[in-house]
RNA sequence: UACACGAAGAGUUUGAUCCUGGCUCAGGAUGAACGCUGGCGGUAUGCUUAACACAUGCAAGUCGAACGAACCCUUCGGGGUUAGUGGCGGACGGGUGAGUAACACGUAGGAAUCUACCCUCAGGAGGGGAAUAACAGUGGGAAACUGCUGCUAAUACCCCGUAGGGCGCAAGCUGAAAGAGUUCAUCGCCUGAGGAUGAGCCUGCGUCGGAUUAGCUAGUUGGUGGGGUAAAGGCCUACCAAGGCGACGAUCCGUAGCGGGUCUGAGAGGAUGGCCCGCCACACUGGGACUGAGACACGGCCCAGACUCCUACGGGAGGCAGCAGUGGGGAAUUUUCCGCAAUGGGCGCAAGCCUGACGGAGCAAUACCGCGUGAGGGAGGAAGGCCCUUGGGUUGUAAACCUCUUUUCUGGGGGACGAAAACUGACGGUACCCCAGGAAUCAGCAUCGGCUAACUCCGUGCCAGCAGCCGCGGUAAGACGGAGGAUGCAAGCGUUAUCCGGAAUUAUUGGGCGUAAAGCGUACGUAGGCGGCUUGUCAAGUCUGGGGUUAAAGACCACAGCUUAACUGUGGGCAGGCCUUGGAAACUGGUGAGCUGGAGUGAGGUAGGGGUAGCGGGAAUUCCCGGUGUAGCGGUGAAAUGCGUAGAUAUCGGGAAGAACACCUGAGGCGAAAGCGCGCUACUGGGCCUUAACUGACGCUGAGGUACGAAAGCUAGGGGAGCGAAUGGGAUUAGAUACCCCAGUAGUCCUAGCCGUAAACGAUGGACACUAGAUGUUGCCCGUAUCGACCCGGGCAGUGUCGUAGCUAACGCGUUAAGUGUCCCGCCUGGGGAGUACGCACGCAAGUGUGAAACUCAAAGGAAUUGACGGGGGCCCGCACAAGCGGUGGAGCAUGUGGUUUAAUUCGAUGCAACGCGAAGAACCUUACCAGGGCUUGACAUGCCGCGAACCCUGCCGAAAGGUGGGGGUGCCUUCGGGAGCGCGGACACAGGUGGUGCAUGGCUGUCGUCAGCUCGUGUCGUGAGAUGUUGGGUUAAGUCCCGCAACGAGCGCAACCCUUGUUUUCAGUUGCCAGCAUUGAGUUGGGCACUCUGGAGAGACUGCCGGUGACAAACCGGAGGAAGGUGAGGAUGACGUCAAGUCAGCAUGCCCCUUACGUUCUGGGCUACACACGUGCUACAAUGGCGCGGACAAAGAGUUGCAAAGCCGCGAGGCCAAGCCAAUCUCAGAAAUCGCGUCUCAGUUCAGAUCGCAGGCUGCAACUCGCCUGCGUGAAGGCGGAAUCGCUAGUAAUCGCAGAUCAGCAUGCUGCGGUGAAUACGUUCCCGGGCCUUGUACACACCGCCCGUCACACCAUGGGAGCUGGCCAUGCCCGAAGUCGGAGAACCCGCCGAAGGCAGGGCUGGUGACUGGGGUGAAGUCGUAACAAGGUAGCCGUACCGGAAGGUGCGGCUGGAUCACCUCCUUU
Repeated sequence: UACACGAAGAGUUUGAUCCUGGCUCAGGAUGAACGCUGGCGGUAUGCUUAACACAUGCAAGUCGAACGAACCCUUCGGGGUUAGUGGCGGACGGGUGAGUAACACGUAGGAAUCUACCCUCAGGAGGGGAAUAACAGUGGGAAACUGCUGCUAAUACCCCGUAGGGCGCAAGCUGAAAGAGUUCAUCGCCUGAGGAUGAGCCUGCGUCGGAUUAGCUAGUUGGUGGGGUAAAGGCCUACCAAGGCGACGAUCCGUAGCGGGUCUGAGAGGAUGGCCCGCCACACUGGGACUGAGACACGGCCCAGACUCCUACGGGAGGCAGCAGUGGGGAAUUUUCCGCAAUGGGCGCAAGCCUGACGGAGCAAUACCGCGUGAGGGAGGAAGGCCCUUGGGUUGUAAACCUCUUUUCUGGGGGACGAAAACUGACGGUACCCCAGGAAUCAGCAUCGGCUAACUCCGUGCCAGCAGCCGCGGUAAGACGGAGGAUGCAAGCGUUAUCCGGAAUUAUUGGGCGUAAAGCGUACGUAGGCGGCUUGUCAAGUCUGGGGUUAAAGACCACAGCUUAACUGUGGGCAGGCCUUGGAAACUGGUGAGCUGGAGUGAGGUAGGGGUAGCGGGAAUUCCCGGUGUAGCGGUGAAAUGCGUAGAUAUCGGGAAGAACACCUGAGGCGAAAGCGCGCUACUGGGCCUUAACUGACGCUGAGGUACGAAAGCUAGGGGAGCGAAUGGGAUUAGAUACCCCAGUAGUCCUAGCCGUAAACGAUGGACACUAGAUGUUGCCCGUAUCGACCCGGGCAGUGUCGUAGCUAACGCGUUAAGUGUCCCGCCUGGGGAGUACGCACGCAAGUGUGAAACUCAAAGGAAUUGACGGGGGCCCGCACAAGCGGUGGAGCAUGUGGUUUAAUUCGAUGCAACGCGAAGAACCUUACCAGGGCUUGACAUGCCGCGAACCCUGCCGAAAGGUGGGGGUGCCUUCGGGAGCGCGGACACAGGUGGUGCAUGGCUGUCGUCAGCUCGUGUCGUGAGAUGUUGGGUUAAGUCCCGCAACGAGCGCAACCCUUGUUUUCAGUUGCCAGCAUUGAGUUGGGCACUCUGGAGAGACUGCCGGUGACAAACCGGAGGAAGGUGAGGAUGACGUCAAGUCAGCAUGCCCCUUACGUUCUGGGCUACACACGUGCUACAAUGGCGCGGACAAAGAGUUGCAAAGCCGCGAGGCCAAGCCAAUCUCAGAAAUCGCGUCUCAGUUCAGAUCGCAGGCUGCAACUCGCCUGCGUGAAGGCGGAAUCGCUAGUAAUCGCAGAUCAGCAUGCUGCGGUGAAUACGUUCCCGGGCCUUGUACACACCGCCCGUCACACCAUGGGAGCUGGCCAUGCCCGAAGUCGGAGAACCCGCCGAAGGCAGGGCUGGUGACUGGGGUGAAGUCGUAACAAGGUAGCCGUACCGGAAGGUGCGGCUGGAUCACCUCCUUU
């Protein structure tokens, strides 16, 4: 000098948004394990579980220079080996973490100690003695081992003497030694002093969780005497005292070796303690001592216990948590290796011996680090694979192929450092070096829906499966399985487990508590925490300088060594802690002195439903008595129960009782809160204002604690009018354990005592300070003014509203803060389980306080937004209601549908918006259905080959399709090869399907709805979803227009433009028309185009004009003119969207399915069935009619496979013949209702026409199933239709006929056309639908929503439980091994303590348990409907009672209640 550096988010609650909040992911790490895979090297690491049990081998010996003895060798000099005696060492090294919450560990200190070997210094070693192993002999025993007798040595043992040491006040007492040795170096021995090292002891501080463990303690705390130890000490003992510890957490329970460090983190922290280092503890389990410098001793001893082994049954032996190894346990952890060469240790003078410490090798991808599996070129972008729109794309320069290299590999050669002065190398023929060969030997794993880099195909079909979270899978799955491709990492890759992070999700750094979880119901107050101004002092905190320590390793920085790195070495240095020693004095603190502003006292005023007790009062209610009086009263949505002729209700008078106090009364007052309301009196608490005399910080908060504490409830005694849980009855209802009604007990009231909870709420703890205002109101004071009170101005204290800054997720709060700060307390940490269980405390009980876990979910929530909805509100519209007219529902018939039936009754359409619908027309066909008979490249299309013209006539079989024959016939083009067309045959591609899916689709359609709406750009507001515009005031049919406005504009809708119709002008007149002229039976013809009409082009209507209303607007009302007047009438026209609405059977179409059939063809049948139910219609029920005769007037259409006149035949349907017409020409074609006349006379009829019989006609191949029509006959139901329900507002309803499409035929249906032609609308309360605004919401699949509880079933965890069975702990008693200590002794022995064992009761904690309680979870179970809207009785809280269940009711409380009205306050003007 540098040091050290350094912080990311995402997914998931919703229709969307912001917030709160949990869950999950991406990162790093590991002594790991598992799956798939696996080339090399280096360096590390490797039983986390059973401190479970261990076979075998080894892990601690050494010294002959201490000693005797025996044996061996000898060059006779001597040398060697060793069992024993003796010495030193076996207290180190190595292992493990069971125990231990402790002076065990860490750190910093301390005094009352010991310390072998080692170092230094001083002094000394004189004399003597008695034994004993070995050995010998002799016994016991299976063995282990051992007895007796005898001999012997020492550096083994003992005595005497000596002493500088020790003890003692002193006298005095006590008290040591060893030699060996090549003869001389040296090594030993004894005593004392000191050092070093090691060890023991004491102390401050630090060191996990639980209070659902709150009290613990008898040697306990202290003292004295004694004992004991190396040493202080209740360490032990006797006596004395009664202490000691604890909310700053004792005791108890659970868990745990501690530290250096390690992992993570930006850090603060959190987690952890494997390897390495330090300390501790342990050595089969428990106890004990011995020896020794050191042990209460891992490879020593004794005892007890369990286990194992040996045994001759008498008795013995053992302890791998040393290194290897074995079994076992487990997801899981290595070789019964080499060497003492190095480092270190023991013994020895030494040589040396020993050393599973250690150095190495082996095994394992267990981890970290490094290297490789080739490099360059190479496009016809090969083949193959996969995809494909069939064009191509991709794999992919990838391969092949060419050139090159040799790390690695294989073979061969050389060959270390580590070793020190010399000898000595396990590793090791290793590292390393050289040569040769040859791309040669070497790639996997996971993932690919989002987070999160990476996409397609096939298979599967809510199955199989996936999944970290969200979530995928129910026939087109980028999410399952496979494949191709891609992405990531790479000798590894994934998964699992665990820790930290992200998580500011326990928040010191760095969170919160009005509504999300969270302020104790309120106050008083203990400990504690915090605390005004001035000044002095101390120096505890604080700041600063110095010293000591915080071992090494590790981490950091620099440099260096292995080729690099990992790894290792050398050097450097910080932070922080503790101890110590100086200094500073601002702040905090201690202390001294003072101050008055905080706080309190005094004095003077003052308001008040503040509290307690007593006395008094009137209104009302009920009851009793009496009077009047009579049939009802009461009650409800309507009723009934009930009361009443024994006289109620009503009314009058009198009396009694209890409870509550109208008006005043006010978001006004008081109180800490709960709460407090008639008047008076007594006692009593607090507040406010003024004053500034007194005290002098006396203050704030407040864990525990104490007091108060609505209603309900409890105990005892009173009281009891009204009300009123429970209960009874009456209603309502499907039920009604409710809502409503009639009764009514506890209770409500008083006294005394409990309870202690509420939505005890401002859902907002207390105190202090600061930070714009405006405006009400209560109390007091002052100024001004006045005679005075008002008015006006100012101040203090309270209580409301609005509002600035600021805050807030938003809502909102805003000097009464939810703003800005300080202090203290309480509380929260996802939802459910659960305020539950257990335990404890309190309570008479009810219960209250405290308060979990298992399990389960990925949410639960707050605020706001847009919708939708409401048995919410406001405004408005519509044949929506009302006012009317006519119908349906009853009858018969037609037709469609359901149902049933059937071989089939093909299919579809199903509230409005299916049901005379697809179907504008099912006898065959149609036809899709059924039965039976046939065909299989097919009835139909394209391509290939072959044959034949095509085609026509005809026989047989057959129900037909079809099968099988006979005959006729030879066409067109041609480049002469052939070709086109048609038919037949063959094979293969394929055809075909009214088979499925309308929830894969296109297209088309219905519906809301011809409703007036739906949106966009820019701007503005909001964190945002969004809002504004589009709301408001008017107006309109209309988001139509006007005005206003943070909006200004615009688009799709509305309107208009289009068609028809109503008036008129003009043009054009044939097939139309005919005024005038001529003509006819007739506009028939000539003529004409004025009129009608036809069809082209125009005009016309715009609130343009007038008056009124309105705001001077828009507009509305009335009027004029006009054919028409306020959209003239009708049509066409259908915004954004909704209903997974309808249609795969009109058509088209993806995918799936069938392929001698689900295709195709034929015959017959069915779609036409029939107990029944519904829809839509027709005809009627008659006199406004029926019938008969006569008379009149349309429009719009259609016609050559056609319409058909006239004429003739037939009663008629119709037939025959036949003119005209491709149609303003001809035909269908006589319109009918109507009008005139006649008849019928109220009846099942001269109404009505069903049904049936007979006879006919028409169409058609064919009218049996199954067509239409005609004539004659028959003559059913039906006399105007229950509940209910439909259409229509003017040329409309009603009524009358006509035409057309479809069609061979078939119309009461459908689509059009004209004729006649009404009634009524006060009005918007109600029903239905819709539009706009607003409000509530727990809905968003949007009320056909959501959702609660019992019951039933399955599974899961859990509480209680007669008990049963374990573990741990302490206690008392009995017994008492070894052993220390003591007594006495020659010895035996005895005593205290004492492990294990036994007995007893107890505490704590597990497992299990018949039965039982609730809880949780679970696609489609049962009962109801409690909550969300006014949720249909507003909901909720506390409490009590009741009920199958949600729940109901009573009492008190809350708004987190909608709506309407009133009041109050505020804002704007």
About this RNA
RNAcentral holds the sequence, with entries from ENA and SILVA. A computed fold for a 1469-nucleotide RNA from a Cyanobacteriota bacterium, annotated as small-subunit ribosomal RNA. The same sequence occurs in records of 2 taxa. Rfam family: Bacterial small subunit ribosomal RNA.